[in-house]
RNA sequence: GCGCCAUUAUCUCAAUGGUAGAGUGUUGGGCUUCCAACCCAAGUAUGUCAGUUCGAUUCUGACAUGGCGCU
Numbered sequence: 001g002c003g004c005c006a007u008u009a010u011c012u013c014a015a016u017g018g019u020a021g022a023g024u025g026u027u028g029g030g031c032u033u034c035c036a037a038c039c040c041a042a043g044u045a046u047g048u049c050a051g052u053u054c055g056a057u058u059c060u061g062a063c064a065u066g067g068c069g070c071u
Stems, first nucleotide, its partner, number of pairs: 001070007011023003018054001026042005047063005
């Protein structure tokens, strides 16, 4: 220098172009003499900027970060 892959919640991962979910963790409450477990509830997210589209996590481009490979 070139190519490929990935980027979604605290973390690990889902989501055939149609209002983004789960587990885990955090906080509050219940239960308990206390703790744990269990039950209920709450908050938290699509890397950035553009394009296509009635509508984008999804399709396209550039950039950023990380990983792998080639030279």
Model confidence (mean pLDDT): 81 of 100. Transfer RNA from an Anaerolineaceae bacterium, 71 nucleotides, folded computationally. Lineage of the source: Bacteria > Bacillati > Chloroflexota > Anaerolineae > Anaerolineaceae. It matches the Rfam family "tRNA". It is annotated as a transfer RNA.